[in-house]
RNA sequence: UUGUGUUUAGCUAAGCGGUUAAAGCGGCAGAACGAUGUUCUGCAAACGCGGGUUCGAUUCCCGCAACACAAG
Numbered sequence: 001u002u003g004u005g006u007u008u009a010g011c012u013a014a015g016c017g018g019u020u021a022a023a024g025c026g027g028c029a030g031a032a033c034g035a036u037g038u039u040c041u042g043c044a045a046a047c048g049c050g051g052g053u054u055c056g057a058u059u060c061c062c063g064c065a066a067c068a069c070a071a072g
Stems, first nucleotide, its partner, number of pairs: 001071007010025003018055001027043007048064005
């Protein structure tokens, strides 16, 4: 440099056109038990950036960025 893939919460990670964007770990608050532990309940927290298509985009298309792999 070229090609391919990936980018969603602090971390892991599902969703691949439509209703409130799941879940686990972690965080915060509360309850139970003798317990700093365990269990239960609740809360906060996310679609890499910029355009396009569409009535509607996390999802499709283009560009950029970062990362991974391959080739030179």